[in-house]
This is a predicted structure of a 72-nucleotide RNA (transfer RNA) from Blyttiomyces sp. JEL0837. RNAcentral holds the sequence, with entries from ENA. It matches the Rfam family "tRNA". Rfam's curators write: Transfer RNA (tRNA) molecules are approximately 80 nucleotides in length. NCBI's taxonomy places the organism under Eukaryota, Opisthokonta, chytridiomyceta, Chytridiomycetes, Blyttiomyces. The coordinates come from a structure-prediction model, not an experiment, and the mean pLDDT is 80.
RNA sequence: CGAGAUGUAGCUCAAUGGUAGAGCAGCUGGCUUUUAACCAGUUGGUUGUGGGUUCAAAUCCUAUCAUCUUCA
Repeated sequence: CGAGAUGUAGCUCAAUGGUAGAGCAGCUGGCUUUUAACCAGUUGGUUGUGGGUUCAAAUCCUAUCAUCUUCA
């Protein structure tokens, strides 16, 4: 240089073009003499970035950035 994979909540990961979710973590409350555990509730997202297609894009196309793998 070329080819490919991944990028979504603080972390690990889902989501057939049609309301962006789960677990853990965090916060609040309950329970407990206290902590832990348990129970209930709750916050948190420009879906890496730009552009395009579409009534509608995390999803399709394209460029780019970061990380990783691979060929020479």